A computed fold for an 81-nucleotide RNA from an Ectothiorhodospiraceae bacterium, annotated as SAH (S-adenosyl-L-homocysteine) riboswitch aptamer.

RNA sequence: CGACUCGAGGAGCGUUGCAACAGGGGCGACCCUGCCAGGCUCGGGAAGCGUGUCCCUUUCUCCCAACGGCGCUCAGCGAUG
Numbered sequence: 001c002g003a004c005u006c007g008a009g010g011a012g013c014g015u016u017g018c019a020a021c022a023g024g025g026g027c028g029a030c031c032c033u034g035c036c037a038g039g040c041u042c043g044g045g046a047a048g049c050g051u052g053u054c055c056c057u058u059u060c061u062c063c064c065a066a067c068g069g070c071g072c073u074c075a076g077c078g079a080u081g
Stems, first nucleotide, its partner, number of pairs: 001048001004045006010074006018039001021034005038067001
């Protein structure tokens, strides 16, 4: 660094549909249909890969995400009436 996996990012309804995926067509490029708005970020674990070389690594405190097409609703917080 990391396939994969688990958790978190308040909760829903409707809708469009890119990628991925599935089915079909095509020599191929690609096309059609279906599904589809956590595919992103953060954190834990991690097969594996790469690099490096003097060694080892605890405790306490504080703070804490940023985002997620369009429309709507709820929750939470604040303000006003």
The organism belongs to Ectothiorhodospiraceae, within Bacteria.